[in-house]
RNA sequence: ACAAUUCUUGUGCCGAAGCCGCAUCGUUGUCAUGCGGCACGGGGGAACCAAACAUCCGGGGGCUAAUCGAGACCGAGGAACACUUUCAUAGUUCCAGCCCGUCAGCUAACCCCGCAGGCGUAUUUGAAAGACAUG
Numbered sequence: 001a002c003a004a005u006u007c008u009u010g011u012g013c014c015g016a017a018g019c020c021g022c023a024u025c026g027u028u029g030u031c032a033u034g035c036g037g038c039a040c041g042g043g044g045g046a047a048c049c050a051a052a053c054a055u056c057c058g059g060g061g062g063c064u065a066a067u068c069g070a071g072a073c074c075g076a077g078g079a080a081c082a083c084u085u086u087c088a089u090a091g092u093u094c095c096a097g098c099c100c101g102u103c104a105g106c107u108a109a110c111c112c113c114g115c116a117g118g119c120g121u122a123u124u125u126g127a128a129a130g131a132c133a134u135g
Stems, first nucleotide, its partner, number of pairs: 011120004018038007040114005049105001059103001060100004067076003077095005083130006090123001
């Protein structure tokens, strides 16, 4: 000097997954865990409408951007990317995984559930509206 790993601090990304309070942990505080509330997210569930069938077969359905074309190395379509949103543009990536259990169209009242996990280079250009900072 370079590379890898670990820890801490700061700052960000995907995502609904943030905030507040109480308790445990016992020097204090933080973190973590549990409970509760708010915010956020998802599912079930009438009439009317829709379906005119559905199931039995090798079903059917849900979360998610993660689908479709028999199959895919090929396409169509969809998703993410450092101030925020929208539109356009180019670039780099992604289209996995999990769950219900024969059962579910929409759906007011009503009922139920989740509130995690995983990452990191500072994406390009233009327009409009904001925000912040500086003068």